This is a predicted structure of a 1451-nucleotide RNA (small-subunit ribosomal RNA) from an uncultured Bacteroidota bacterium. The sequence is in RNAcentral, with records from ENA and SILVA.

[in-house]
RNA sequence: GAUGAACGCUAGCUACAGGCUUAACACAUGCAAGUCGAGGGGCAUCAGGGUGCAGCAAUGCACCGCUGGCGACCGGCGCACGGGUGAGUAACACGUAUCCAACCCUCCCUUUACUCGGGUAUAGGCUUUCGAAAGAAAGAUUAAUCCCCGAUACGAUAACAGUUUCGCAUGUUUCUGUUAUGAAAGGUUUUUUCCGGUUUUGGAUGGGGAUGCGUUCCAUUAGCUUGUUGGGGAGGUAACGGCUUCCCAAGGCUUCGAUGGAUAGGGGUUCUGAGAGGAAGGUCCCCCACACUGGUACUGAGACACGGACCAGACUCCUACGGGAGGCAGCAGUGAGGAAUAUUGGUCAAUGGGCGGAAGCCUGAACCAGCCAAGUAGCGUGAGGGAUGACUGCCCUACGGGUUGUAAACCUCUUUUAUACGGGACUAACAGGCACUACGCGUAGUGUUUUUGCAUGUACCGUUUGAAUAAGCAUCGGCUAACUCCGUGCCAGCAGCCGCGGUAAUACGGAGGAUGCGAGCGUUAUCCGGAUUUAUUGGGUUUAAAGGGUGCGUAGGCUGGUUUUUAAGUCAGCUGUGAAAGUUCGGGGCUUAACCUUGGAAUUGCAGUUGAUACUGGGGACCUUGAGUACAGAAUAGGCAGGCGGAAUUCGUGGUGUAGCGGUGAAAUGCUUAGAUAUCACGAAGAACUCCUAUUGCGAAGGCAGCUUGCUGGGGUGUUACUGACGCUGAUGCACGAAAGUGUGGGUAUCAAACAGGAUUAGAUACCCUGGUAGUCCACACUGUAAACGCUGAAUACUCGCUGUCGGCGAUAUACUGUCGGCGGCUUCGCGAAAGCAUUAAGUAUUCCACCUGGGGAGUACGCCGGCAACGGUGAAACUCAAAGGAAUUGACGGGGGCCCGCACAAGCGGAGGAACAUGUGGUUUAAUUCGAUGAUACGCGAGGAACCUUACCCGGGCUUGAAUUGCACUCCAAUGGCAUUGAAAGAUGUCCGCCGCAAGGGGAGUGUGAAGGUGCUGCAUGGUUGUCGUCAGCUCGUGCCGUGAGGUGUCGGCUUAAGUGCCAUAACGAGCGCAACCCUUACCGCCAGUUGCCAUCAGGUAAUGCUGGGGACUCUGGCGGGACUGCCGUCGUAAGAUGUGAGGAAGGUGGGGAUGACGUCAAAUCAGCACGGCCCUUACGUCCGGGGCUACACACGUGUUACAAUGGGGGGUACAACGGGCUGCUACACAGCGAUGUGAUGCCAAUCUUUAAAACCCCUCUCAGUUCGGAUCGAAGUCUGCAACCCGACUUCGUGAAGCUGGAUUCGCUAGUAAUCGCGCAUCAGCCACGGCGCGGUGAAUACGUUCCCGGGCCUUGUACACACCGCCCGUCAAGCCAUGGGAGCCGGGGGUACCUGAAGUACGUUACCCGUUUGGGAUCGUCCUAGGGUAAAACUGGUGACUGGGGCU
Repeated sequence: GAUGAACGCUAGCUACAGGCUUAACACAUGCAAGUCGAGGGGCAUCAGGGUGCAGCAAUGCACCGCUGGCGACCGGCGCACGGGUGAGUAACACGUAUCCAACCCUCCCUUUACUCGGGUAUAGGCUUUCGAAAGAAAGAUUAAUCCCCGAUACGAUAACAGUUUCGCAUGUUUCUGUUAUGAAAGGUUUUUUCCGGUUUUGGAUGGGGAUGCGUUCCAUUAGCUUGUUGGGGAGGUAACGGCUUCCCAAGGCUUCGAUGGAUAGGGGUUCUGAGAGGAAGGUCCCCCACACUGGUACUGAGACACGGACCAGACUCCUACGGGAGGCAGCAGUGAGGAAUAUUGGUCAAUGGGCGGAAGCCUGAACCAGCCAAGUAGCGUGAGGGAUGACUGCCCUACGGGUUGUAAACCUCUUUUAUACGGGACUAACAGGCACUACGCGUAGUGUUUUUGCAUGUACCGUUUGAAUAAGCAUCGGCUAACUCCGUGCCAGCAGCCGCGGUAAUACGGAGGAUGCGAGCGUUAUCCGGAUUUAUUGGGUUUAAAGGGUGCGUAGGCUGGUUUUUAAGUCAGCUGUGAAAGUUCGGGGCUUAACCUUGGAAUUGCAGUUGAUACUGGGGACCUUGAGUACAGAAUAGGCAGGCGGAAUUCGUGGUGUAGCGGUGAAAUGCUUAGAUAUCACGAAGAACUCCUAUUGCGAAGGCAGCUUGCUGGGGUGUUACUGACGCUGAUGCACGAAAGUGUGGGUAUCAAACAGGAUUAGAUACCCUGGUAGUCCACACUGUAAACGCUGAAUACUCGCUGUCGGCGAUAUACUGUCGGCGGCUUCGCGAAAGCAUUAAGUAUUCCACCUGGGGAGUACGCCGGCAACGGUGAAACUCAAAGGAAUUGACGGGGGCCCGCACAAGCGGAGGAACAUGUGGUUUAAUUCGAUGAUACGCGAGGAACCUUACCCGGGCUUGAAUUGCACUCCAAUGGCAUUGAAAGAUGUCCGCCGCAAGGGGAGUGUGAAGGUGCUGCAUGGUUGUCGUCAGCUCGUGCCGUGAGGUGUCGGCUUAAGUGCCAUAACGAGCGCAACCCUUACCGCCAGUUGCCAUCAGGUAAUGCUGGGGACUCUGGCGGGACUGCCGUCGUAAGAUGUGAGGAAGGUGGGGAUGACGUCAAAUCAGCACGGCCCUUACGUCCGGGGCUACACACGUGUUACAAUGGGGGGUACAACGGGCUGCUACACAGCGAUGUGAUGCCAAUCUUUAAAACCCCUCUCAGUUCGGAUCGAAGUCUGCAACCCGACUUCGUGAAGCUGGAUUCGCUAGUAAUCGCGCAUCAGCCACGGCGCGGUGAAUACGUUCCCGGGCCUUGUACACACCGCCCGUCAAGCCAUGGGAGCCGGGGGUACCUGAAGUACGUUACCCGUUUGGGAUCGUCCUAGGGUAAAACUGGUGACUGGGGCU
C1' cells in the first nucleotide's frame, strides 16, 4: 500500500459498486419453462347465445360445441439457452498460434426443383377391472402438420469408365456417360394473402477433431507400458484415429524427469513493485467441468441432459406394510458449521430469451426496491468578530503564576442538511391499425392515429422555521507526531521490536494537557514492498554458512586464425491475430467526485511474408601460435618386483664376575645367590633404515628415504621435423585414496589399545612405573573416511619490483649474467569487514564444475543404496531461541613469558597462638541485655571515661501546644518562693506573702491557634567526612598523524631513577593532575636580642644555693640568615647518571621524621556527630520521673597486661631527662597514720611556684624450688570521690597464695637511634574499672648471601569462548515439571492397484417354439460380451492410536 474480511468503541446524510472465503452439509414452503386452437379429436371449466322445464319476475335447473375461448390428451417447436457451483481435473483442461484435402450444423439468409396417390393405428373420451396411494390393465370406438406404403428425381449420394485442376503427401477436384438409391403436410384468410412441408446449392452461426509452444511441488517417486507402439483386414462414428476387434511384428515413453504421490478449475485480469518479479484468480467477461453418489443409454440438429428416463447405493418422507415418492451447487428462505456474509419483496415498464402469423402468454434472466459503515467518492455537524487573555471549575506550580483559551459569554451573519407545505420529470423507442414514397416487387422508409411507467409522487425545483437536528477513535519511552501530576511498588499490568514495573514509572491504571486521523478510528488475519535476505536485472564460498579427498572421463556447456556458402538464432519493414471489459490519454454525461460513456494508445505475444548478414550456429577449403608426436642429454625419497648390508634391540648357548639390578619427583610392583645387572664370544629372529637431511626433490592426491638389479610412469629443458584445433571443464560413471578397523593365511624383535599389578590421589576406571594381548609387519580381499588443510576447485590471458634456492640451456666459463620450468621470503598498485593476499593472487577478465542461504534440533530420524561387520553415502520435519558467528579494539585475568619494586620472602631480634586477668566481638541468656562497625579495609572500633545522669533499651508512674525555641489573639498579675497533705519521684491538692517602672514599657502565668518533637525507616535517594588499593607511579588533554571504525600514536624502544625521575631515539609536538620542590620539625654554624633562663671573668655575701651587684662570653630561649648542589676529584658511560672505607664537611647523594593521598575502585562506612529528599508516628515511635539494663555467662575468637624467673627477686645507697599540666586547680613544708589519706599551712594564673624519673651503677641476701618466682582468687579491716559505691568504683593494709617451669599447627612486628627494654606526661574526668589511646625522653642491638619460591604492586608482551571482567564463563550425568518427536507387541482406518467370484440397468451381436406381419421381416423372450456395485484373497502405500522405550527442546 491492499482486502469478498472479522472483532472493539463510536455513528448525521447522499451516490455508486459489493455481500457463505467454512459443510459440492441436509433441506420445510412458494416461485424459477413453457407456448401454439392459424396442426388435431374434442368440451372438464368460464363467458355469451339458443332450446326446454319451473317460476309473476329476478332467477334456477337441464340440454345444444352454435360462438368467444379452453383443463387434460395426440402433435409441433422449445426444454442442450438463460441461471448456479468449483467437487473433480496437472489434462489438448485452459491460453495462444496453425490445420481439417478427416467433419456436422435445428432455427436464419441465399439457390434449385417439387408438394401426386393410397392405407393402418393410437391417446383422449366411453364401458369395465385392480390398488390405501402412486398408478395400472382390458374391451369397443376416433383425428391429425402422428405413423406407414406406392409414384416421380433438376439437384444429392454411391459405384464404374473416360477427362481435367490443385496439393508437401495420403490424396483432391471439374466435366461427360452408364447403373443403383432415397421425398413431401397441411393450416389460415375470403380471394387469393401469408405461414408451412420435401429435395438441393452456397453462406452465416454454433459445435467436433488434430498439432506446435506455455501452464505447481516432491527424485527420501527411476524406471513405466501388453491395446501397450506400429502395420494389414474388418467394424463403428458426423468425422480421423487401437476408437473397437482378428492377425502380424516387438515395439513405445523416460534424468530436456517417464511412472507414482501431493496440491489445484484455466484465462482476460487483481494487489504490490522503479522494473524484473512475487502473490492472488471474489464481483464482471470467455472457456471447461459438475448437478445427492456411481453407471447407462433413449429422444433429438444438438445431451449421455440441474428443475428428463432406467438401474444400483446412501439418506429423508408417505403407507392400509402389500408398495410408493424425492433431489435448492436456480431466486428467496430454514437448520447446521463458522470469527463471518442480506428479503420466504415489486414488475415484466425497459433490455434479452422461448412459443405464436399476430395480439399475447411465460421468464427469481433482467430491471428495481429492502438489509449491512463491509468498500470508494462527495457533503455536513456552522461562519465572521470577540482579551485586562474575564470569573469559576479541572489540572500543574518555584504559590508569583501557567494552561484549558478566541475557547465561552456577547454581537453580526448564513441555511447545505433537518422540519413542514406545494409543484414535479427524464428513462418511451417500439408494437398494432390506416395512408404514402422508393426500387431489384417484398422489403425498407416516412406520415398519421390508438396505446403502454414497476421503480415513483422518487430525482429535481420553490416556499416556511431557526444555529436550530448531527463527533468520535487511537496514540503520547525510542523507532514515531505528541508530557506532566497522582495511584501502584517485579504486584497489578504493558509490549510490533528494543524493553518498562523491585517507593520519586513521560512505558502499568486514572486525570489534565497534547498529537494524528475523522463518520469513522483502532486491533487481528492474509499478500506484496522495504529484503541485493534465492541475487536474470542483482549475492557469495582463506578465517563469518559455503571448494567435492584426488584424478581419468561420458553426456552437456564453452572453444584459435583466414576465406567461402547458408540464413536456424539475431536485426528491420509489412500482413494477420492478440474478444469485450479493465489500464492509460483526449473528449462527453450525472450540481462535483466516485461512477458511467465515446474515441485513441497500449496489449512488450504468436504466426506468416519480404529483406539484411557484423556476431553466434550449420556446410566447404586452407593456416600454425593452442594441443599432441618424434629426437637429444640431464634431474628425481615417483611406482612395482627381487637380491644384499651394517648398527641397534630382544632372545638363546658358553665364559668372566658378585650382589644387587631396574625404575621414579620420591618409591613400589618386577628381575636376581637356581648367579641377575654388567662384560666377552658365538648364534637366532623380526622390524626400522642414524649421519648425509635442507622453508631441498618427486608425485594427481593419499604419500614417498639403507644399497643394488630389473621392469615402468610423469614432468622440465634444448633443437629442428611432423599432425593440423585434435582444446578446456566435466553431472551420472570408473579408478586411486593416511591411520584405525574387518576376513583368511603367515609372521611376531620392538612398541603397545584392552587387561593385570605398583604408585599418586579425598577418589584416580587417568597422567608416572613394571608387565602385557589384539594390532604394528607380509600376502590376498574388504572398508572409503580424516584439521584428506594452502581450511584457498580446474583451465587460459594480462598486471610494479627486490631477494634466496633447485633442475636444464646459451658462451672457452666453478665467477658473473641472460633465459625456461619449479620451491620460498618481503613488498607497490589493486582487492578485502579486517587479519591479510599480492605473477604460486584472495588483483583484472573469460569458461566449466561443486557448494552456501540465521543458531539449535542434526549430519540426527525415517526411507533407499553400499558394506561380513564396524559403519559410510543420501538426508528432513515438528519444536525452540533472538541470536549464533567473523575480524579487530580497550581492559581484566592466566598454576603464560620478560624486566622491576616493597620487612614480600630470605637472614636476624622480639612477640602472638598454651596460663591467669583486663578489654572488645560472636553466640547464648534476658523484661531489657539500646544501636552501629563484619576478609584484607569490623573486633582496647564510634566510646579521649555507662554507679544516677549519659541512655538511645526494659518495667512502672505522669503530661498532651507538650521538656526546649518562637509568632498571633484573649484573659490574669506577679514570677520565683515559703508552709502543709499525699507520693518512690515527677507530679497533684490546699494555703500564705505578693509585680517592677514617673512614663514608654518590661516580666511572668493560663487558654486557644500557627509552627513543634522523633537516636523512627531508607548510607541502594543524598551532601559532607572517612577507610582501602597506595605515597603505588600512574591518570589524562589540545593540535597533528595513522585506522572505515572501536581506537592507536604521544605514554612505545634503549639506558637510568625512589619516581611517566631524567637522557637518547622517535609522527609526533606541547600541556595538565600526580612525582619532586615549596611548608613544619630535627641535626651544624653565624647575626640580633637577653627575662622568669645562664654565670666564664670582676666584686659582695651565706651553714648552703646565680643569693646579690654586674655581665652576654657559654648553655639555653626565639627571630633572621647560612649550609648540600653529584658542586670538586678518579673510574665507567653518547648523555642522563652510577661508583669510591675519595676529599672537604655538622650533615652526602630525596640527611632523619612529619604534613601533603592523582584519575578512579569497592552501590565500601556513616540518616546514631551534623545537614538533607522521600516515607512513617502525633493523649505517642514525642516528653518528664523512679528503678533496672548496656557490667548477664556451658562456650568461641581478636587485641592487650602480668608472668613462668638468677641478664632474675628482695633490702639499702648513689646519679642523669624530655614533652607537658595546674585556681571548684597543682601544692612545697610541718604534723598524724604501717598505708591509702587526713589536718594545718605556703608559693604560683607559671622559663619565676609545684610535679620523687625508672632502668643504669655500688653493697648485702636468695641458689634452681611451683621457690624470697608468680600474683589470680578469697577473707578481714580501712581511705577517697560522690545525693548515692547492693547490682556496679578506684585505692590502702594484713592474711590467703590459683594457673603458669617459655607454649601444637599456624601466625605478627621491625632495617638504626630502629627493634627490644625503662620510666614520665597529657586528654576525657566528681571518681574510675587506663593494663587502652596520644605524646616524651633514658639505655640501646642483631641481620640483609640474594630475588628461586609465598603475598601485593608497576611496565612491556602473549592467549582468551571473560567485560557483574577468574569469586568470570561454562560441560555432562542425575532429580522435578512441561512440550513436540523417533522406535514399538499390536489395534483401528483411508485412497489406489492386482487376481478371482458374482453382477443391475443398458448398447451391440446372436436367437425366432410366443405375438404382429406374412415376401424378405419386426417385437418380446432367452443367450453372449462389456460393466456400476457387491464379495473373497494376498501384497504394497499412507494416516490415527499404543503398554513400554530412545534421544531432543524449554524451565